[in-house]
Context: one part of a larger RNA
Parts: sequence; structure tokens; C1' cells
RNA sequence: GAACGAACGCUGGCGGCGUGGAUAAGACAUGCAAGUCGAACGGGAACUGCGGGGUAGCAAUAUCUUGCAGUUUUAGUGGCGCAAGGGUGAGUAACACGUGGGUAAUUUACCAUGAAGUUCGGAAUAACCUGCCGAAAGGUUGGCUAAUACCGGAUGUGAUUAAUACAAGGCAUCUUAAAUUAAUUAAAGGUGGGGACCUUCGGGCCUGCCGCUUCUUGAUAAGCCCGCAUCCUAUCAGCUAGUUGGUGAGGUAAAAGCUCACCAAGGCGGAGACGGGUAGCCGGUCUGAGAGGACGAUCGGCCACACUGGAACUGAGACACGGUCCAGACACCUACGGGUGGCAGCAGUCGAGAAUCAUUCACAAUGGGCGAAAGCCUGAUGGUGCGACGCCGCGUGGGGGAUGAAGGUCUUCGGAUCGUAAACCCCUGUCAUUUGUGAACAAACCCUGGUGAUUAAUAGUUGCCAGGCUGAUAGUAGCGAGAGAGGAAGGGACGGCUAACUCUGUGCCAGCAGCCGCGGUAAGACAGAGGUCCCAAGCGUUGUUC
Repeated sequence: GAACGAACGCUGGCGGCGUGGAUAAGACAUGCAAGUCGAACGGGAACUGCGGGGUAGCAAUAUCUUGCAGUUUUAGUGGCGCAAGGGUGAGUAACACGUGGGUAAUUUACCAUGAAGUUCGGAAUAACCUGCCGAAAGGUUGGCUAAUACCGGAUGUGAUUAAUACAAGGCAUCUUAAAUUAAUUAAAGGUGGGGACCUUCGGGCCUGCCGCUUCUUGAUAAGCCCGCAUCCUAUCAGCUAGUUGGUGAGGUAAAAGCUCACCAAGGCGGAGACGGGUAGCCGGUCUGAGAGGACGAUCGGCCACACUGGAACUGAGACACGGUCCAGACACCUACGGGUGGCAGCAGUCGAGAAUCAUUCACAAUGGGCGAAAGCCUGAUGGUGCGACGCCGCGUGGGGGAUGAAGGUCUUCGGAUCGUAAACCCCUGUCAUUUGUGAACAAACCCUGGUGAUUAAUAGUUGCCAGGCUGAUAGUAGCGAGAGAGGAAGGGACGGCUAACUCUGUGCCAGCAGCCGCGGUAAGACAGAGGUCCCAAGCGUUGUUC
């Protein structure tokens, strides 16, 4: 000199863009952060319409009950999602990360592509009803019922396995193409529309859309393996028995001591093994002419973790932050028998700390989940708020104005200086203020109309065109008008380094200080004042890095 996720002191007008728990991976009140689908399913509830029956009444009517249809809604079964998104950096010196390869050792839900199929049956169970136990959390007996839930059979385009024979290629085990035989192995329906024909009047049948099953290829995502690179320490020199290798078996989606039985005695190490300390890694950031050095906040990629330790289940994917089980610590409820919880999600509280924000608005946009769709959910995200925490921009007025006013300070008492500075005169109107107008971010989905394709069809579905619907921010930005210099300057320094000097007070005292050093009666170094210098909505100090 530059820099900072900074803090502290004094001061503080506005705006834009960023940024804000670095310490206790300490403990957490409260609210929200993952749901959705009724076009998978049986119930329940409400409303509307139509019909039947009962009661009161002469009747109109009132009321109760029951059946069907429709609309809305929903606890439960079922499907998909909850493995993403979001947070944190405790652990980890490691194939964790980076980079370059390998997988002839592998998987991949949803999506795309192409091919084939979607057949016949069965037994349950939740909800519901019923009884019991419990303070609660909840548990349990008996009975009924549905499905795209569960189970069995058929078929086998295919796929897998085995056998036979053959060709091409390669990287050792092999890979690929084609042939024959045998064995094993699938499925589920929902919804819209309809002219003939059939009909037990439910439909069949035809035609769309969404599904389901098997396989091919792709895309996406992942697993595993390897080369190189990767902090300090020798006051750590030897380390290692599943250890190193083999055979066989198990295991995994998959290679492998990954695991096990047996056999052999190996494997690593001064190019630093093993141990100890520290640490998430990278793109990058800061500095520097560079080489380097230091760091790894925000943003992006990867990894690890989710009160602590362990374990598996479900699933395409987890050994799962807002899932399960066990153990532990802590906290809460309790009828003392027993239960419940996990903010390193967003806000917020306490604590520790020099120190770090709102218990805000909206799903309008982007993205995600579910759904045929309308839509619902989304503390992701988009916004607003708070903090001079940082960077950048703007303003606090401009021109004229000498009797060089008053006043302050200094003085050699003549004067000098603050100083065109002020007053005064003439202007301007940025920002703030008042007022009017007023956005972009919106185009899709969807609805309506037109037109092409499919089709028997003017249904339905779908492509294109036109019109319409939708804004949290926000009455904000911007633009126009009004008024008036009115509302807006401080901080540090002045002995040398280092730009800037005098007076008074003090008297080795009080104090200053980054280094040298000042202060003991004329202190340019302390304190105050005037003046000057530097920077400026900031200025200094402290800390850290180069």
C1' cells in the first nucleotide's frame, strides 16, 4: 500500500447492487418448511332433482322415512412422491476431492424409441359395525366389504439358464452375430364419445386418451476400480494374522479377503510405512510485476453428517434431517402403570461471545411433487424489511459581493489572519418533502371461436391461428406538477518518518507513543484554543493475510 463475512470509538442525508451466527455440530417455546390423486377402490357426510311409503289434516300443505341420479366434500385402502429441494462442516489426510482413464465386472423409477401382449380365476383386509382394556399414547376380540392392494393358472413376441455345432473379433477370464433343443418366467384396469348391428338392456362392438406387462436401444442418474496430484511432525522407525497371496464356497446390481473354510508366508517402509497433530476438497478469493504466499464467507461442483452410538426394513434409488427398531444422555407429560421429543430447514428464544437480521408477503414469475385437467402443496424461489457491513453513484447549493463588518486568535501594538468566508443581491431545483399519473417482469396452462389430422363420425383426442383470463413486489420504479436554500458534515492528524504551527495551561506531574522518543518553568511531541493538512458519509483504532 492492498484486502476483510470483521469488531470497537466518534459521526451519520439519499439511492443502486451485494452481503450478514466466523464462537457452543450448545439447548430449544411457538408457527410454518411434503404432499397430492375421487378419472384406482369401497364407505361416510352435505346439497339439489325425481319417485315410492307412513303420520296430522277435507285439502292445499307440514313432517318422517326410503330408493335412484347428479354435484361438492372427505377419514381409510391403493398409487406416485417423501433418496429431490433446503441446512451444516462435526468427522475425514482418504480414491474424500481434483484431473485423466477403465467397467470384456454393473444398476438406472419417471422420460424417449421400437416390438409384442393386456387372458381365466381365487382368498383376504382396512374403512365400517360390535365388545373389551388404558389417565393418555394407543391396543385388542368378533363380524361385513372393494380395488390398478394380494395370490394362483394360461399364453411366451421376448428375456434368463443349460446343452449342441459354427463364424468373426478382442484384453487372459471373453465379446458379438446367427441356428436347434429343453427348462423357468408377465400383466390391471380407468375414463371420454358413438352411426349401423347384436343384447339378458348391464353391455357387446367401434373409436380416442391415460395406464399395466415383457423386451430392445437411448437419455439421465449412480456404483466400483486404476494412474498422477494432495498440510505439519523422525523429540513417531519399524508396522501388519484377514494381515499378503492362492483354491473352494458364500455374498452383491457388480470385480474384490467383501465374508468364511483350508493352504502357503507373505505384504508395507528412509522416494518416510506406522503413529501423533491439524483440516471438508475443488472451481476460486486476497495479495504480488511475476514466481510465489495465505485463505476456501457469499455463488457453483463433489463429499460427509442430521441429539450420541448401532442396525436393518421399504424401495429403481436410503442403511433415509422433518421414517422404523435398539441402547444412551437430555428435556417434557403422567392417574406412577407408562408414554412423547430431536431447528446443522425458514423465522424466532436462551446461552456463550468483540460480533452477525423479520416469529414478514406471495406462489404473479422460475423450478419441483402429485393430478387427464382445473388445481393443490412448495420458509425452494421471487420480493419486501433491518444493519454505513462492503462496493459504486449523488447531494449538503451556484454566481456576484471589501467598509476587507462584527467576533475569535496571534501581535514587534503598526497590524496580520480566519476571509469572498459571512451579511447583502441575483439564481438553480439534484436528493429528501407534498401532489398527480403510472409500468416492464405475462406468456403459457386453461376457456371461446376458426382450421388441418385421426376416425364410420359434425363425438372425442390432437397440431396451428385469433381473442380472452392471471402481478406478491406496488400505487413501487419511472414520468409530470408545486413550494422553498429551505431538511443534510464529520473524523483523524499537525517533532522526524509524514502533508500540516502558534498561544495558553501543566512542570519527569498529569499524560503521549507505531519506531525513534517527548514531559524536571519559555513543551511546534501532554491538555485546551485558534489556525493548517488529509480523507469525507464517513474517519480513525484493533485484529488477520499478502